[in-house]
Context: one part of a larger RNA
Molecule: large-subunit ribosomal RNA, domain II
Organism: Virescentia guangxiensis
RNA sequence: GCCGGCGACUUGUAGGUAGUGGCAGGUUAAGGUAGAGGAUACUGAAGCCACAGUGAAAGCGAGCUUGAUAAGAGCGAUAGUCACUAUUUACAGACCCGAACCCGGAUGAUCUAGUCAUGACCAGGGUGAAGCUUAGGUAACACUAAGUGGAGGUCCGAACCGACUAAUGUUGAAAAAUUAGCGGAUGAGUUGUGAUUAGGGGUGAAAUGCCAAUCGAAUCCGGAGCUAGCUGGUUCUCCCCGAAAUGCGUUGAGGCGCAGCGAUUAAUGCUUAAACUUAGGGGUAAAGCACUGUUUCGAUGCGGGCUUUGAAAAAGGUACUAAAUCGAGGCAAACUCUGAAUACUAAGUGUGUAGUUAAUCAGUGAGACAGUGGGGGAUAAGCUUCAUUGUCAAAAGGGAAACAGCCCAGACCACCAGCUAAGGCCCCUAAAUACAUACUAAGUGGUAAAGGAAGUGGGAAUGCAUAGACAACCAGGAGGUUUGCUUAGAAGCAGCAAUCCUUUAACGAGUGCGUAAUAGCUCACUGGUCAAGUGAUCCUGCGCCGAAAAUGAAUGGGACUAAGUAUUUUGCCGAAGCUGUGGGAUGUUUUUUCAUCGGUAGGGGAGCGUUCUGUUGUAGAUUGAAGCGUUAACGUAAGUGGGCGUAGACAAAGCAGAAGUGAGAAUGUCGGC
Numbered sequence: 001g002c003c004g005g006c007g008a009c010u011u012g013u014a015g016g017u018a019g020u021g022g023c024a025g026g027u028u029a030a031g032g033u034a035g036a037g038g039a040u041a042c043u044g045a046a047g048c049c050a051c052a053g054u055g056a057a058a059g060c061g062a063g064c065u066u067g068a069u070a071a072g073a074g075c076g077a078u079a080g081u082c083a084c085u086a087u088u089u090a091c092a093g094a095c096c097c098g099a100a101c102c103c104g105g106a107u108g109a110u111c112u113a114g115u116c117a118u119g120a121c122c123a124g125g126g127u128g129a130a131g132c133u134u135a136g137g138u139a140a141c142a143c144u145a146a147g148u149g150g151a152g153g154u155c156c157g158a159a160c161c162g163a164c165u166a167a168u169g170u171u172g173a174a175a176a177a178u179u180a181g182c183g184g185a186u187g188a189g190u191u192g193u194g195a196u197u198a199g200g201g202g203u204g205a206a207a208u209g210c211c212a213a214u215c216g217a218a219u220c221c222g223g224a225g226c227u228a229g230c231u232g233g234u235u236c237u238c239c240c241c242g243a244a245a246u247g248c249g250u251u252g253a254g255g256c257g258c259a260g261c262g263a264u265u266a267a268u269g270c271u272u273a274a275a276c277u278u279a280g281g282g283g284u285a286a287a288g289c290a291c292u293g294u295u296u297c298g299a300u301g302c303g304g305g306c307u308u309u310g311a312a313a314a315a316g317g318u319a320c321u322a323a324a325u326c327g328a329g330g331c332a333a334a335c336u337c338u339g340a341a342u343a344c345u346a347a348g349u350g351u352g353u354a355g356u357u358a359a360u361c362a363g364u365g366a367g368a369c370a371g372u373g374g375g376g377g378a379u380a381a382g383c384u385u386c387a388u389u390g391u392c393a394a395a396a397g398g399g400a401a402a403c404a405g406c407c408c409a410g411a412c413c414a415c416c417a418g419c420u421a422a423g424g425c426c427c428c429u430a431a432a433u434a435c436a437u438a439c440u441a442a443g444u445g446g447u448a449a450a451g452g453a454a455g456u457g458g459g460a461a462u463g464c465a466u467a468g469a470c471a472a473c474c475a476g477g478a479g480g481u482u483u484g485c486u487u488a489g490a491a492g493c494a495g496c497a498a499u500c501c502u503u504u505a506a507c508g509a510g511u512g513c514g515u516a517a518u519a520g521c522u523c524a525c526u527g528g529u530c531a532a533g534u535g536a537u538c539c540u541g542c543g544c545c546g547a548a549a550a551u552g553a554a555u556g557g558g559a560c561u562a563a564g565u566a567u568u569u570u571g572c573c574g575a576a577g578c579u580g581u582g583g584g585a586u587g588u589u590u591u592u593u594c595a596u597c598g599g600u601a602g603g604g605g606a607g608c609g610u611u612c613u614g615u616u617g618u619a620g621a622u623u624g625a626a627g628c629g630u631u632a633a634c635g636u637a638a639g640u641g642g643g644c645g646u647a648g649a650c651a652a653a654g655c656a657g658a659a660g661u662g663a664g665a666a667u668g669u670c671g672g673c
Base pairs, nucleotide, nucleotide: 001673002672003671004670005669006668011092012091013090014089015088016087017086018085019084020083021082022081023080025049026048027047031043032042033041034040053060054059063075064074065073066072095233096232098230102223103222104221105220106219107218113197114196115195116194117193118192119191120190121189122187124156125155126154127152131148132147133146134145135144136143160184161183162182164181165180166179167178168177199215201211202210203209208217236607237606238605239604240603241602246259247258248257249256250255260364261363262361263360264359265358266357267356268355270352271354275349276348277347278346279345280344286338287336288335292332293331294330296328297327298326299325300324303321304320305318306317307316308315309314367392368391369390370389371388372387373386374385375384376383397408398407399406412583413582414581415580417579418578419577423573424572425571426558427557428556432570434569436567437566438565439564445560451545452544455542456541457540458539459538460537462535463534464533472529473528474527475526476525478502479501480500483497484496485495508523512521513520584597585596586595587594608662610659611658612657613656614655615654620650627646628645629644630643631642633640634639
């Protein structure tokens, strides 16, 4: 892991509610009698509920209370009760499995920590303390040298004890080892045996270490089925309805309580939703600047600064600043002279599986995304938080290549029938290689901005032009003058100032290149040749560049110049939608109809099957029961059931009753493989 068995809402007592039954007031409890100390029957009104309420109460009473009241108001003016069944609540282990812990009493120092008693063990080698001896030395010591000597938590290094490094091992040879190195090795050394200290404790050269592979409090049994607002699991079928992820409170936030939303059963009887009509208030969007603020420019310019005159007072000037006012132009969630659409409120219409009320039974109280209006954030997030609508959640089907939350559309069942929605119609792939008019040349389509460009289509207004434009070619492009200044120089062309006059068809005191400065080339401007359009601007359609990411590359792919884009038209395809035909169920209904039948949590209803009991010493059964295997048939399902084979002795159906009553999941449990 698979297969098979087992495996979870029970039982008691007391309440609530519903149903069924008895009685009409209901009913017995303990006990008693009979019986077998049983079952059962009969007794047994003590008690309980009901029969009258109301008031704080005295009390009064079909009324009572409040009150000064004869007002008004509040509560009242009889149907129950006892069982059984179902469901729910409380208390009990209370649907099942699951802690870590806490407490009590015991058992452990054969492991290990410390201690005590008594024993044992430490190859070999090095170093060479004190002391002593001899010699030297001293007045005597001291001191010096050689020898002797053999100290030390001394050195090297086996046994022994330890465990610093690495590799191997990691379902190991081993629940801590092996291999190669490593540390101590006469000491605070190692070790045998015996003994001792015990869990709120011991022991600890102290690591929360160790106390029998167990240690921030050992182990065993018990309290104990501790408790678990937590996780997991919870077993047959069909039918009807069908949520929530919100508000308030909470030592509350993944839990509860109340409300909201669901179900069932009653009551009420038009009270309801959508829609329409009528009547309302508003201060949002927008807009505006009349207020509150803010803000740019202009005009005027109080006051201030600076400055001139004056001894001062004062007067004047000002390319500074600037109140207030006026004109023009803006901005605002906490501005409003204005002011919608929606929404909301009220009345009317509105007979809907509507609304409201009551009782009982719930679940939910983690929501997700999308559109719209806002806050937070960075006008970031598949972000967060409100409001509002939708879908998913609890919704299958078609489309979006694939894709809970997008678009279309809500699946009772069957059909080799039809029509459509979204979306599509060249092939993959059902349906147009359809029609009309344009555009695009970029594979744009089939990702993106500022910005850039004689891409190209459409529109508008405009300059020049047969008195010849634009482009090209031929020719001219001069004189005063090298203007003045500046400068080493400055001659159209470094720079500053001025920018005239003449000759002309035209010609700047010069557009650019160029020179040291000149020179030279060129332009403006003019004539000629040529012959019909040409230049600049604005708006707009479709394109171009801008354009770099990590496995190889994606319009779904093939491919496409339309099979792209824009605007039309006509067809067709396309879903579990709608229709058609047949069938089923639920509700309603006067027959007939009509309506409905997606569904998680959850509520309600109806059934199937298993074991046992009664009927039952049953029908049936060796002319073959149960069980097992296989296979027709039937039923909406759980299931029922005939045949055949196997098996070898029991055993239905119907009607009732009682439950150890249904298995795929619980790191379930036991067995097998």